[in-house]
RNA sequence: CUUGUGUGGCCGCCUAAUUUCCUUAGGGAACCGGGGGAACCAAAUGAGGGGUGAAUCUCAAUCUCAGGGUUGAGACGGGCUUUUUCUGAUCGGCCCGAACCCGACAGCUAACCUCGGCGGCGCCCGGAUCAGCGUUA
Repeated sequence: CUUGUGUGGCCGCCUAAUUUCCUUAGGGAACCGGGGGAACCAAAUGAGGGGUGAAUCUCAAUCUCAGGGUUGAGACGGGCUUUUUCUGAUCGGCCCGAACCCGACAGCUAACCUCGGCGGCGCCCGGAUCAGCGUUA
């Protein structure tokens, strides 16, 4: 000097998943999210049905006894990305389209009841335009 690995801090990203208090095994509060639950309206009744989530659908090929899996393409859905900071939009670029749960049962839904606030990531290089708020001159 370079590369790799581990640990700690700051900062940043996905997500509702953050902050704070106490007598601190734990229990509260704020705030952010989820579910159940009238009338009216709407609809359903086993090839079960439903929930969280962006995570679905169609076609083709291939593997499989089937169920289903894999690959590719398309439609559609989601995330990140520079231009002082922040919010938003368009285009471009790079990615994701999982997983889990309820257990015969749930449409919407005021009052009301109830639950969650986990986890996973970030070496360097690879971007334009516009609108708004704020700050500075």
Predicted 3D model of a 137-nucleotide RNA (c-di-AMP riboswitch aptamer (ydaO/yuaA leader)) from a Chloroflexota bacterium. It matches the Rfam family "c-di-AMP riboswitch aptamer (ydaO/yuaA leader)". Rfam describes the family as follows. This family represents a conserved RNA structure found upstream of the ydaO and yuaA genes in Bacillus subtilis and related genes in other bacteria. The sequence was found by an Rfam model in a public genome assembly. The source organism's lineage runs through Bacteria, Bacillati and Chloroflexota.